[in-house]
Context: one part of a larger RNA
RNA sequence: GCCAGCGAGUUACUGGUAUGUGGCAAGGUUAAGAUACUCAGUAUCGAAGCCGUAGCGAAAGCGAGUCUUAAUAGGGCGAAUUAGUCACAUGCCGUAGACGCGAAACCGGGUGAUCUACCCAUGGGCAGGAUGAAGUUCCGGUAACACGGAAUGGAGGUCCGAACCGUUGUAUGUUGAAAAAUACUCGGAUGACCUGUGGGUAGGGGUGAAAGGCCAAUCAAACCCGGAGAUAGCUCGUUCUCCCCGAAAUAGCUUUAGGGCUAGCCUCGGAUAAUAGUGUUGCGGAGGUAGAGCACUGAAUGGGCUAGGGCCCUCACAAGGGUACCAACCCCAAUCAAACUCCGAAUUCCGUUAACAUGUUUUCCGGGAGUCAGGCAUGGGGGGCUAAGCUCCUGUGCCGAGAGGGAAACAACCCAGACCGCCGGUUAAGGUCCCAAAGUGUUAACUAAGUGCGAAAGGUGGUUUGAUCGCACAGACAACCAGGAUGUUGGCUUAGAAGCAGCCACCAUUUAAAGAGUGCGUAACUGCUCACUGGUCAAGCAAUCAUGCGCCGAAAAUUUACCGGGACUAAAGUUAGCCACCGAAACCGCGGAAUUCAGAGCAAUCUGGAUUGGUAGGGGAGCGUUCCAUAAGUCUGCGAAGGCAUUCCGUGAGGAAUGCUGGAGAUAUUGGAAAUGCGUAUGCUGGC
Numbered sequence: 001g002c003c004a005g006c007g008a009g010u011u012a013c014u015g016g017u018a019u020g021u022g023g024c025a026a027g028g029u030u031a032a033g034a035u036a037c038u039c040a041g042u043a044u045c046g047a048a049g050c051c052g053u054a055g056c057g058a059a060a061g062c063g064a065g066u067c068u069u070a071a072u073a074g075g076g077c078g079a080a081u082u083a084g085u086c087a088c089a090u091g092c093c094g095u096a097g098a099c100g101c102g103a104a105a106c107c108g109g110g111u112g113a114u115c116u117a118c119c120c121a122u123g124g125g126c127a128g129g130a131u132g133a134a135g136u137u138c139c140g141g142u143a144a145c146a147c148g149g150a151a152u153g154g155a156g157g158u159c160c161g162a163a164c165c166g167u168u169g170u171a172u173g174u175u176g177a178a179a180a181a182u183a184c185u186c187g188g189a190u191g192a193c194c195u196g197u198g199g200g201u202a203g204g205g206g207u208g209a210a211a212g213g214c215c216a217a218u219c220a221a222a223c224c225c226g227g228a229g230a231u232a233g234c235u236c237g238u239u240c241u242c243c244c245c246g247a248a249a250u251a252g253c254u255u256u257a258g259g260g261c262u263a264g265c266c267u268c269g270g271a272u273a274a275u276a277g278u279g280u281u282g283c284g285g286a287g288g289u290a291g292a293g294c295a296c297u298g299a300a301u302g303g304g305c306u307a308g309g310g311c312c313c314u315c316a317c318a319a320g321g322g323u324a325c326c327a328a329c330c331c332c333a334a335u336c337a338a339a340c341u342c343c344g345a346a347u348u349c350c351g352u353u354a355a356c357a358u359g360u361u362u363u364c365c366g367g368g369a370g371u372c373a374g375g376c377a378u379g380g381g382g383g384g385c386u387a388a389g390c391u392c393c394u395g396u397g398c399c400g401a402g403a404g405g406g407a408a409a410c411a412a413c414c415c416a417g418a419c420c421g422c423c424g425g426u427u428a429a430g431g432u433c434c435c436a437a438a439g440u441g442u443u444a445a446c447u448a449a450g451u452g453c454g455a456a457a458g459g460u461g462g463u464u465u466g467a468u469c470g471c472a473c474a475g476a477c478a479a480c481c482a483g484g485a486u487g488u489u490g491g492c493u494u495a496g497a498a499g500c501a502g503c504c505a506c507c508a509u510u511u512a513a514a515g516a517g518u519g520c521g522u523a524a525c526u527g528c529u530c531a532c533u534g535g536u537c538a539a540g541c542a543a544u545c546a547u548g549c550g551c552c553g554a555a556a557a558u559u560u561a562c563c564g565g566g567a568c569u570a571a572a573g574u575u576a577g578c579c580a581c582c583g584a585a586a587c588c589g590c591g592g593a594a595u596u597c598a599g600a601g602c603a604a605u606c607u608g609g610a611u612u613g614g615u616a617g618g619g620g621a622g623c624g625u626u627c628c629a630u631a632a633g634u635c636u637g638c639g640a641a642g643g644c645a646u647u648c649c650g651u652g653a654g655g656a657a658u659g660c661u662g663g664a665g666a667u668a669u670u671g672g673a674a675a676u677g678c679g680u681a682u683g684c685u686g687g688c
Base pairs, nucleotide, nucleotide: 001688002687003686004685005684006683011096012095013094015093016092017091018090019089020088021087022086023085024084027051028050029049033045034044035043036042037041055062056061065077066076067075068074099237100236102234106227107226108225109224110223111222117201118200119199120198121197122196123195124194125193126191128160129159130158131156135152136151137150138149139148140147164188165187166186169184170183171182172181203219205215206214207213240622241621242620243619244618245617250263251262252261253260254259264371265370266368267367268366269365270364271363276361277358278357279356280355281354282352283351284350285349286348291343292341293340297337298336299335301333302332303331304330306327308326309325310323311322312321313320374399375398376397377396378395379394380393381392382391383390404415405414406413419592420591421590422589424588425587426586430582431581432580433566434565435564439579441578442577443576444575445574446573452568458552459551460550462549463548465546466545467544468543470541471540479536480535481534482533483532485509486508487507490504491503492502515530519528520527593612594611595610596609597608598607599606600605623677625674626673627672628671629670633667634666635665642661643660644659645658646657647656648655649654
């Protein structure tokens, strides 16, 4: 992992409450117990008790009233307005383990020091080699010591290194040979050494050269049994079918925030039936947003006017004058604001004895819930960076709880809300060259970038279309040929300044035309060139603005990889039309089922309308299993149950028939009672 079996809302209470059914009813009912019998039971007694029929008050007590009070006042609770009670069943709640499994822990009583820690007692062990302390002896030496040398000696938590004890590093091993080892390597090895045997210390206790280490493969409190089914606001699981409805992820409070309670939203029952509810329109109101504005509060630019101030001049003081400085008020012009408003929408909200639509959707009482982590898209905002698949509000939609078609794939986007069947039809979004259903459709244009099929500021004599304004056969634009002069080197400045460093002026003449000079150039001139003019040529040319589609801007990590692919260029791209077709569980057709409403009918049922996605959850109706009564019945060796198949019936859970197997029991119907349905709980047991 698979298969089989087992495996989770139960039971108790003279419990509570609601609903249903039944008995009796202003009453209802017995409990213990007793008696009888056909004796695990039934029947009959049994009024103690309980609930109801009256309440009020703390109570005495009074009583349709009573309490408060001095009160006949006021007020509170009652009556006036009568249905209960017993039994059974079901929903939910309470108390109990209370749907099942699951802690880590806490407490009590015991068992453990054969492992290990430390201690006590008594034994045992340590190859070999090295070093050479004190002391001693001798010699030297001293006044005597001291001191020096040699020998002797054999000290040491001394050295090297086996046994022994340990375990530093590396490798292997890691379902191991082994629940800690093996190989090599390494530390101690006369010591605070190692070790045998016997004994001691016990769980908030021991022992600990101290690591929270060790106390039997278990230690920040051992193990065993018990309290015990501890508790678990947590996780997981919770078993047959069909039908109807169908949520929430919000508010308030919470030692509360992943839990609760009440409300909100769902469901079921009863009542309510209207001037109900809801929608649209009309009408009557509310409001200060968007926008706008500057009348207030503030912000803020330029100008004018002009206080005040600064600076300058004048000035003995006082005063006066000037001002390209700063600047209040006021004026003109132009602005800004969530916490500004002289104004002010749309939408929205409230009301409405109005109209139309819908047709109980309303409201109240009562039983049962679930929900309190929401998410995305879009409109309006706050926070953030006008960041986030971010966060917090608000309006709407969708997902959640929604299948189907489209978007290659893709909860939320687009289309569209799936009762069932059909090898019928029409469409939506989206598509129609091939993959792949349907146009290689049609008309007119654009694009050359594979743009299409990813991106900005900015750039672009790529190309389309439109507009405006000039020039042009009296010859434009481009190109080529020629001219481009004179006063004059204008004046000033300057070493120089001659069109061309700079300043001023920018005239006049000759001309077809030619600037007191457009650029390059020179130290300054010279030189080249332009404006301007003539000629050649020959028909359009220059400038500006707007506009469609392109181009550049454009670098990323495994692999083309930013059309789903192939591929596509008068398109299979883009723009604007048109016609046709494809395309869904939408709509229609045919057949069928269920729910509900209305009508008909005594009823069965029929006719018509509408409806039938669904998680949590509420409600309804059923199937099957075991046992009991029915049942001394019925079926059964002419073959029960069980098993394996096939066919048929039922919306389904399931049921029936037949054949084979099996070899002795099974059980209709109608009721009753439950240890009543398994795929999941890293479920339990077994098999493989």